About this RNA:
A computed fold for a 115-nucleotide RNA from an Acidobacteriota bacterium, annotated as SAM riboswitch aptamer (S box leader). The sequence was found by an Rfam model in a public genome assembly. Lineage of the source: Bacteria > Pseudomonadati > Acidobacteriota. The coordinates come from a structure-prediction model, not an experiment, and the mean pLDDT is 81.
């Protein structure tokens, strides 16, 4: 930094240091000196992957793929708002250069894997 895949209406925050910005983008609209961002302790949440355990493909071996599991928690990752909402398309409705409902897609974030 590319690529594929899953997942994204649930959950979980105090103390120091420090001192004006955050919420990815843009349009809203919120947070923020009653202390934002960061950095540190410490603490939660959560269960992708590891771990276990069935099962299934594959002659086998490596493997790979589904499913269940927790007074466990090794790698991550998270703890304002739905990923705060929209944002491009299509369908319905309506009081129709606009609004509001559905789908879908797009952009982002995280996890695992490959380059």
């Nucleotide at each position: 930094u590319u690529c594929u895949u899953a997942u994204c209406c649930a959950g979980a925050g105090u103390g120091g240091c420090u001192g004006a910005g955050g919420g990815a983008c843009a349009g809203g609209c919120c947070c923020g000196a009653c202390g934002a961002a960061g950095c540190c302790a410490c603490g939660g949440c959560a269960a992708c992957c590891a771990c276990g355990c069935g099962g299934g493909c594959g002659c086998a071996c490596g493997g790979c793929c589904c499913g269940c599991g927790g007074u466990u928690a090794g790698g991550u990752g998270c703890c304002a708002a739905u990923u705060c909402c929209u944002g491009c398309c299509u369908c319905c409705g309506g009081g129709c250069g606009c609004c509001g409902g559905a789908g879908g897609g797009g952009a982002g974030a995280u996890g695992a894997g490959g380059a």